Annotation
Small-subunit ribosomal RNA, 5' domain from an uncultured bacterium, 497 nucleotides, folded computationally. It matches the Rfam family "Bacterial small subunit ribosomal RNA". The full RNA is in RNAcentral, with records from ENA and SILVA.

Context: one part of a larger RNA
RNA sequence: GACGAUCGCUGGCGGCGUGCUUCAUACAUGCAAGUCGAACGAGAAGCUCACUUCGGUGAGUGGAAAGUGGCGGACGGGUGAGUAAUGUGUAGAGAAUCUGCCUUUGAGUGGGGGACAACAGUUGGAAACGAUUGCUAAUACCCCAUAUGAGGUUAGUUGAGAUACUAAUCUUGAAAACUCCGGUGCUCAAAGAUGAGUCUGCAUCUGAUUAGCUAGUUGGGGGUGUAAUGGACCACCAAGGCGACGAUCAGUAGCUGGUUUGAGAGGAUGAUCAGCCACAAUGGGACUGAGACACGGCCCAUACUCCUACGGGAGGCAGCAGUAGGGAAUUUUGCGCAAUGGGCGAAAGCCUGACGCAGCAACGCCGCGUGAUUGAUGACGCUCUUCGGAGUGUAAAGAUCUGUCAGUAGGGAAGAACAAUGACUGUACCUACAGAGGAAGCACCGGCUAACUCCGUGCCAGCAGCCGCGGUAAUACGGAGGGUGCAAGCGUUGUCC
Numbered sequence: 001g002a003c004g005a006u007c008g009c010u011g012g013c014g015g016c017g018u019g020c021u022u023c024a025u026a027c028a029u030g031c032a033a034g035u036c037g038a039a040c041g042a043g044a045a046g047c048u049c050a051c052u053u054c055g056g057u058g059a060g061u062g063g064a065a066a067g068u069g070g071c072g073g074a075c076g077g078g079u080g081a082g083u084a085a086u087g088u089g090u091a092g093a094g095a096a097u098c099u100g101c102c103u104u105u106g107a108g109u110g111g112g113g114g115a116c117a118a119c120a121g122u123u124g125g126a127a128a129c130g131a132u133u134g135c136u137a138a139u140a141c142c143c144c145a146u147a148u149g150a151g152g153u154u155a156g157u158u159g160a161g162a163u164a165c166u167a168a169u170c171u172u173g174a175a176a177a178c179u180c181c182g183g184u185g186c187u188c189a190a191a192g193a194u195g196a197g198u199c200u201g202c203a204u205c206u207g208a209u210u211a212g213c214u215a216g217u218u219g220g221g222g223g224u225g226u227a228a229u230g231g232a233c234c235a236c237c238a239a240g241g242c243g244a245c246g247a248u249c250a251g252u253a254g255c256u257g258g259u260u261u262g263a264g265a266g267g268a269u270g271a272u273c274a275g276c277c278a279c280a281a282u283g284g285g286a287c288u289g290a291g292a293c294a295c296g297g298c299c300c301a302u303a304c305u306c307c308u309a310c311g312g313g314a315g316g317c318a319g320c321a322g323u324a325g326g327g328a329a330u331u332u333u334g335c336g337c338a339a340u341g342g343g344c345g346a347a348a349g350c351c352u353g354a355c356g357c358a359g360c361a362a363c364g365c366c367g368c369g370u371g372a373u374u375g376a377u378g379a380c381g382c383u384c385u386u387c388g389g390a391g392u393g394u395a396a397a398g399a400u401c402u403g404u405c406a407g408u409a410g411g412g413a414a415g416a417a418c419a420a421u422g423a424c425u426g427u428a429c430c431u432a433c434a435g436a437g438g439a440a441g442c443a444c445c446g447g448c449u450a451a452c453u454c455c456g457u458g459c460c461a462g463c464a465g466c467c468g469c470g471g472u473a474a475u476a477c478g479g480a481g482g483g484u485g486c487a488a489g490c491g492u493u494g495u496c497c
Base pairs, nucleotide, nucleotide: 001496002495003494005493007491008490009489012368013367014366015365016364017363018361019360020326025324026323027322029321030320031319034071035070036069039068040067046061047060048059049058050057051056078279079278080277087204088203089202090201091200092199093198097196098195102192103191104190105189106188107187108186109185110144111143112142113141119134120133121132122131123130124129149172150171151170152169153168154167155166156165157164177184178183205251206250207249212242213241214240217239218238219237220236222234223233224232254276255275256274257273258269259268260267261266281302282301283300284299285298304315305314306313307312332358334357335356336355340354341352342351343350344349371401372400373399374398381392382391383390384389405438407433408432409431410430411429415424441486442485443484444483445482446467447466448465452481453480454479455478456477462469463468
C1' cells in the first nucleotide's frame, strides 16, 4: 500500500459498487420454462335466441381445463467438488467433420392408406398410476410416383498422395398443409453465416526422503464404431513405447483476461465483470434430438428424507428468496416485466427470481455536512504553578449573518423507440418556508514516531510491535489536564506485496 474481511468503540447524509472465502452439509414453503387455435379433433362455465310438461331441450356465440402435434426445455441462472491435462492460454492443421433457427440460389410440393390419444363404456389400486372394449382428426405415422442427390463399379482430371472433381452405368432416397388470399409453411440440393467436435507445436505448482514405468502397453495392415481421425474398440502379427530435458508415484489446484504490490524485473492472487472448462444428492447408463449422455428429463444401484390401507409409491435449492447447522463472518420468504435480452407465436400477446429496481449492512471507494464573520491583555470552570502567574483560548458567552444536508409545503421529469405502455416513483430535480437549530469520534503522546505535565500505584496492578517499562519522585501502568494524528470513521487481528 491492498482486502469479498473479522472484532472493539463510535456513527449525520448522498452517489456508485460489493455482500457464505467455512459444510459440493441437510433442506419446510413459494416462485425460477414455457408457448402456439393461422397444424388437429373434441369442447366446460358464461352470454344470446327459440321451444318448454318449467324439470329442461335445441341452435348460435364463447372459449376454460386437458389431449395429439410443432418449436423451445442443450440458452439463460448456480457452483468450483473433481481435473496437473480428454483442461486452459497462445499459434496453427484438416486429402478426417457435423451444424436446428437465419441468409442466398436452383428445383419441387402428385396420388393413396391404416392407426393412436383425447372422448365414451367396463374395470384394478389406499395412492402414485394403470388395464381393457369402442369411436376419431392432423403439419402425427406409412406406402406408391418423380427428383439435380446418396451408395457401388469403371474411366479420366488435379495433385507428392484421391477419400476430391467430371463422365458412363447399376441400386436407392422427398414433401404438409394452413390462410384474414396478402402470405406463412413443407421437401431435395448447393453455398454462406453462426455454433460445435477432432488433432498438433509451445507454455502451464511442489516433492527424488517417489527412479524406473508400461501388455491395448508401442507399431502394423484388416475390421467394428463415430458426424469425423485414431488401440477409441476387436481378432491377428511384430516387440516395442516413455524416462535425470524428471517418466511413474504422491501432494496441492479449476485455467485465463485480469487484480494487487513494486521504479521496474519480479512476487502474490484468480471475489465481483468477461472468455473457456467441469459438475448438478453419490455412482453408472442410454433414449430423444441439429445439438445432451441433459441442474428444475428418463432408467438402474446406493445413502438419506417423506407418504402408505404394508401390497407399494414420492423427492433432490452448487436457480431466487428463505430455514437449520457450521463459522470470527456475509442480506429480503420484496416490486415489476416499464427498459435490455431470451423462448413460443403471423400478430395481439403469454412466460421469464435472466434482467431492471427497491430493502438490509460504514463492507469498500468517492463527495458533502456537523456552520461563517466578529468577539477580551483574555469571563466562569478545570489543570499546572516558582503562588507572581501560565495553559485550555477567539475557544465560549455576546453581536451580525448564511441555509449545504436533514425537515415541511408546492411543482415535477428524462429513462418510451412507437399511438398506448414507468416497477423504480411523486424518485431525481426546481421553488418557497422556518431555524445554528438535528449531526464527532477514535487511536496515540519513552525511542523507533508527530505529540508532556500532575495525581494514584509501588516488580503489585498492569503495559508491550521490537528495544523494554513497573521494587516510593514512572513523560512507558491507571486517571486527569494538555497535546499529536486521522476523521464518519478510528484502532485491532488476519493475509499478500
Model confidence (mean pLDDT): 85 of 100.